[in-house]
RNA sequence: GGAGUCGGCCGGAUGAUCGCUGUGCCCCUUGCGGGCAUGGAGGAAAGUCCGGGCUCCACAGGGCAGGGUGCCAGGUAACGCCUGGGCGGCGCGAGCCGACGGAAAGUGCAACAGAGAGCAGACCGCCGAUGGCCGGCGCAAGCCGGCACAGGCAAGGGUGAAAGGGUGCGGUAAGAGCGCACCGCGCAGGUGGCAACACGCUGCGGCACGGCAAACCCCACCCGGAGCAAGGCCAAAUAGGGGUGCAAUGGUGUGGCCCGCAUCGCACCCGGGUAGGCCGCUUGAGGUAUCCGGUGACGGAUGCCCCAGAUGAAUGAUCAUCCUCGACAGAACCCGGCUUACAGGCCGACUCCAAAU
Numbered sequence: 001g002g003a004g005u006c007g008g009c010c011g012g013a014u015g016a017u018c019g020c021u022g023u024g025c026c027c028c029u030u031g032c033g034g035g036c037a038u039g040g041a042g043g044a045a046a047g048u049c050c051g052g053g054c055u056c057c058a059c060a061g062g063g064c065a066g067g068g069u070g071c072c073a074g075g076u077a078a079c080g081c082c083u084g085g086g087c088g089g090c091g092c093g094a095g096c097c098g099a100c101g102g103a104a105a106g107u108g109c110a111a112c113a114g115a116g117a118g119c120a121g122a123c124c125g126c127c128g129a130u131g132g133c134c135g136g137c138g139c140a141a142g143c144c145g146g147c148a149c150a151g152g153c154a155a156g157g158g159u160g161a162a163a164g165g166g167u168g169c170g171g172u173a174a175g176a177g178c179g180c181a182c183c184g185c186g187c188a189g190g191u192g193g194c195a196a197c198a199c200g201c202u203g204c205g206g207c208a209c210g211g212c213a214a215a216c217c218c219c220a221c222c223c224g225g226a227g228c229a230a231g232g233c234c235a236a237a238u239a240g241g242g243g244u245g246c247a248a249u250g251g252u253g254u255g256g257c258c259c260g261c262a263u264c265g266c267a268c269c270c271g272g273g274u275a276g277g278c279c280g281c282u283u284g285a286g287g288u289a290u291c292c293g294g295u296g297a298c299g300g301a302u303g304c305c306c307c308a309g310a311u312g313a314a315u316g317a318u319c320a321u322c323c324u325c326g327a328c329a330g331a332a333c334c335c336g337g338c339u340u341a342c343a344g345g346c347c348g349a350c351u352c353c354a355a356a357u
Base pairs, nucleotide, nucleotide: 001353002352003351004350005349006348007347008346009345010344012322013321014320015319016318017317018316020040021039022038023037024036025035026034027033028031042328046339047338049337050336051335052334053333054227055226056225057224061259062258063257064256066223067222068221069220070219071085072084073083074082075081086100087098088097089096090095101218102217106216107215108212109211123157124156125153126152127151130150131149132147133146134145135144136143137142165183166182167181168180169179170178184207185205186204187203188202189201190199191198192197231279232278233277234276241270242269243268244267245266246265250264251263252262253261254260286305287304288303289302290301291300292299293298323326
């Protein structure tokens, strides 16, 4: 200098004027009035995909379904998140990716191609030991040559995502774990590790046990439902009526179902009435600085800070100056995550290549 990997941060700035809205104080003409001070969107406020808090309903108990998660250990309020580790794959590397339990419990699936696809198979091919046929030689036993009919083989070719270990030597008619060496694999033990797992450290086995569980299933663990229009308070109104359907082996509730339990009308339509305010609402698993523990996620201690709370729903507009000319985008009960969108910029750590010293 070039190429890259990972992590963190920012997301126009300053000023003036006029508005909107929360809070506190003050003033009066007591009005949704005015004045002053002060707070007023995000890293994703988004998708609403997970997890929790909170609220109400349900919750004696039993049974059956259903859903989710899925290597190990830890973190956490919890998680499908995060951290560290293991294993597998990719990359020269920094690093990145992985639904990654079980296929010797059972059932099932595998299109097309192919001879054969699950207690394997023989199309091309190889062989001619054995039997058969033909020819030759021999007195004979038999020998030699040929054919490839029976048969033997699975080395090579070919099909496929996948063809029942690989390489080599021996062996053979040709071959083959048939035998052996090495590699691989399985089982048992040993060693290390909390564990996942690792290690020819030892022995045994010629090798059986292919793939798919985001197929059923098995195993382990977890899961009640609905959501701030939750829910509560005050005030106002109140109503009864008409119609249809079901109705006691019934209806309704128990928010998957059944038993059980509770309850006695239930559901829908027409028409009528009401639809205003307050709480919930933002102080919280909160932020921040320092120190301590931990590889880390994170935890602890102390100090400091209060940082939107609207409800026809505020957070804006105009102007000036400057720059690198400004992306995606707008809170609605609150948090922790994940995912998705994003102009541009800054910082840190690391890797590879080239050159120079």

Predicted 3D model of a 357-nucleotide RNA (Bacterial RNase P class A) from a Gammaproteobacteria bacterium. Taxonomically the source falls in Gammaproteobacteria (Bacteria, Pseudomonadati, Pseudomonadota). Of the family's consensus pairs, 95% are formed in the model. It matches the Rfam family "Bacterial RNase P class A". It is annotated as a ribozyme. RNAcentral holds the sequence, with entries from ENA. It is recorded under the gene name rnpB. The prediction has a mean pLDDT of 76.